This is a predicted structure of a 337-nucleotide part of an RNA (large-subunit ribosomal RNA, domain IV) from a metagenome.
[in-house]
Context: one part of a larger RNA
């Protein structure tokens, strides 16, 4: 000196990203318990008090001996100390996010991360749709649209706006556009024949070689419809009788310009925004206000009782975290053997 533990003066978080870690807290019976609430809760809320051990009485059962359990019933007796060791919640408050129990990175992550009930949309009429498999065959399902699959959302409350131009899906099909295939019809080789002394010229059928008017579906062009489908949701000048401000006017531009709620947020770059609280003193943090770099509505928005080994902030209790180090056990480590 390490480690595991014990004790502490005075203070009491001054330590530190952070009360990590370590104290407090603690068992039963009483009394007592706010806001809020989905009336179930919240609740062991908080916050008090009492507990041993003896004698007697009171109640109950029983004929009785005896038993029992209560007493918000007297009295008495020891100790510092009676759930006499052990073992046994620390609590409010208030924001954020996920409603809840649940599930997840076997071995750095337990979450706000998945699920999840409920919500919608789509799909599928049974040899269903979707899936596995070459195939037979099987799940689906010994189910039948109150059912299955698919996909987003995610208890509940209050809602959930405009846009279908793009892309995508459904429907429609007059017209264009368009494969294989069919083919009118024109050319090319080949060449019996026919001409020519020859060289060569022509040249029917077949046979082959690309060409090709017309005729050919879906499709995709095109009409329509669809956003709890992918997603999208403006600039710019000007103006009221102090000024600011701008209901209100012009103008461009879009498919249409962001409604309601929210708002410097898990989202605010400028930024430690500005005002208020809390502290002596506050880059967090809680309440505003909007000037939203760059919010927004099932890629759901806002709230929301309960709930959470989540995350932020405050405070009470309560401590070797600390100011600041001491002592002590026990095991190593070191000395010697």
């Nucleotide at each position: 000196c390490g480690c595991u533990c014990g004790u502490g003066a005075a203070g009491g978080a001054a330590c530190u990203c952070u009360g990590c870690a370590a104290a407090u807290u603690a068992a039963c019976u009483c009394c007592g318990u706010a806001a809020c609430u989905u009336c179930g809760g919240g609740a062991a809320a908080a916050g008090g008090a009492g507990u041993g051990c003896c004698c007697a009485c009171a109640c109950c059962c029983g004929c009785a001996a005896g038993g029992g359990c209560u007493g918000c019933u007297g009295g008495g007796c020891c100790g510092c100390a009676g759930u006499g060791a052990a073992a046994a919640g620390g609590g409010u408050c208030u924001a954020g996010c996920g409603a809840c129990u649940g599930u997840u990175u076997a071995c750095u992550a337990a979450a706000a991360a998945c699920a999840c009930a409920g919500g919608u949309c789509u799909g599928u009429g049974c040899u269903a749709a979707g899936g596995c498999g070459u195939a037979a065959g099987c799940c689906g399902c010994u189910g039948u649209a109150u059912a299955c699959a698919g996909a987003c959302u995610g208890a509940c409350g209050c809602c959930u706006g405009c846009c279908c131009g793009g892309u995508g899906c459904c429907g429609g099909u007059a017209a264009g556009u368009u494969a294989a295939g069919g083919g009118a019809g024109a050319g090319g080789g080949u060449u019996a024949g026919c001409c020519g002394u020859a060289a060569g010229g022509u040249g029917a059928a077949g046979c082959u070689c690309g060409c090709a008017a017309c005729c050919g579906a879906a499709g995709c062009u095109c009409c329509g419809g669809u956003a709890a489908a992918c997603g999208g949701c403006g600039g710019c000048c000007g103006u009221a009788a102090c000024u600011a401000u701008g209901a209100c006017g012009g103008u461009c531009c879009u498919a249409a310009g962001g409604u309601a709620g929210c708002g410097a947020a898990g989202u605010u770059c400028c930024u430690u925004g500005u005002c208020g609280g809390g502290u002596a003193a506050g880059u967090u943090c809680c309440g505003a206000c909007c000037u939203g770099c760059a919010u927004g509505a099932a890629u759901g928005g806002c709230g929301u009782a309960a709930c959470g080994a989540c995350u932020g902030g405050a405070c009470c209790a309560c401590u070797g975290u600390c100011u600041c180090c001491a002592c002590g056990a026990g095991c190593g480590a070191c000395u010697c053997g």
It matches the Rfam family "Bacterial large subunit ribosomal RNA". RNAcentral holds the full RNA, with entries from SILVA. The prediction has a mean pLDDT of 87.